RNA sequence: UGCUCAUCAAGAGAGGCAGAGGGACGGGCCCUGCGAAGCCUCGGCAGCCUCCGGCGGAUCCGGAAGGUGCCAAAUCCCGCCCGUUAAACGGGGAAGAUGGGCA
Numbered sequence: 001u002g003c004u005c006a007u008c009a010a011g012a013g014a015g016g017c018a019g020a021g022g023g024a025c026g027g028g029c030c031c032u033g034c035g036a037a038g039c040c041u042c043g044g045c046a047g048c049c050u051c052c053g054g055c056g057g058a059u060c061c062g063g064a065a066g067g068u069g070c071c072a073a074a075u076c077c078c079g080c081c082c083g084u085u086a087a088a089c090g091g092g093g094a095a096g097a098u099g100g101g102c103a
Base pairs, nucleotide, nucleotide: 001103002102003101004100005099006098007097008096013042014041015040016039017038021031022030023029025079026078027077028076043071044070045069048067049066050064051063052062053061054060075095080092081091082090083089084088
């Protein structure tokens, strides 16, 4: 990097350095000098992989937290298709993110 599977309305932030951007992309709408991105420290959430037990086995249940991940807003909303005239809303997809497997 590609293919594939699962999940994505819950949950969880302080300090230091830094100094203007950030929320993937386009549009919108937001966040941000009352300090963005990034880096560091400490803390937390969750429980995909992993480990332990129930148990001989498990697609099940309980527990732990070693590898990841995450800690504004539903993946912030919409983007393509379908339904109801429109608006608004609903359903499904695409794209993206994260994890597991394979190459």